[in-house]
Molecule: c-di-GMP-I riboswitch aptamer
Organism: Bacillota bacterium
RNA sequence: ACUGAAUAAAGGCAAAAUCACCGAAAGGUGGUGGCGCAAAGCCAGAGGGGCUACGGUGAGAUUUCACUAAGCCAGCCGGCUGCCGGU
Numbered sequence: 001a002c003u004g005a006a007u008a009a010a011g012g013c014a015a016a017a018u019c020a021c022c023g024a025a026a027g028g029u030g031g032u033g034g035c036g037c038a039a040a041g042c043c044a045g046a047g048g049g050g051c052u053a054c055g056g057u058g059a060g061a062u063u064u065c066a067c068u069a070a071g072c073c074a075g076c077c078g079g080c081u082g083c084c085g086g087u
Stems, first nucleotide, its partner, number of pairs: 012037002017032006035075001041080003047077002049073003055068005
């Protein structure tokens, strides 16, 4: 200098559940909590996929069904960026 990169150390985030609040809902924010995560950091009008349907459209009939996202999910894939590092 190049290649590779185990195991650590110091830390980080925070599932379900629950309490309070916002929301039509999906879901979000904060507290408790800790399932897990080497990107569980950021990106939703760079991309794919998924969820919901207030409202709208259509059909029906005793208030139902179907479709619809510029609403939501990054802890689904993906894109971008990043910490430490024995021999």